[in-house]
RNA sequence: CGUGUAAAAGGCAAACUUAUCGAAAGGUAAGGACGCAAAGUUACAGAUCUAAUGUUGCUUAUGCAAUGAUGAUGGCUGUGCUGCCGACA
Numbered sequence: 001c002g003u004g005u006a007a008a009a010g011g012c013a014a015a016c017u018u019a020u021c022g023a024a025a026g027g028u029a030a031g032g033a034c035g036c037a038a039a040g041u042u043a044c045a046g047a048u049c050u051a052a053u054g055u056u057g058c059u060u061a062u063g064c065a066a067u068g069a070u071g072a073u074g075g076c077u078g079u080g081c082u083g084c085c086g087a088c089a
Stems, first nucleotide, its partner, number of pairs: 002088001004085001011036002016031006034075001040081002043079004047073003052070001054067005
C1' cells in the first nucleotide's frame, strides 16, 4: 500500500416509542437494534424532500391551486479530506 472470508478492542444506530423544537420537511434527547469497515466529515458538484414567507391565478371572504429555498436529508450519488484493527496477499 492492497484487502475486509477471520479474531479482538471498540464505534455508529434503521423502524418504532416517549419528550421537545419546527408551518412542514425534519432536528435534538432518552429508550431501542434493522443494519454499517468509513453508517467518520459535509468541503465541492448533483439528487431528493418540504413550502412558512414571497410571487402569480382563482375566490366576496375564509381559503384553494401553481411556482419556488432564504429550510431539510450524508443510513441518497460522485469527488475530496481524515481514521481503528490485522486473518490474508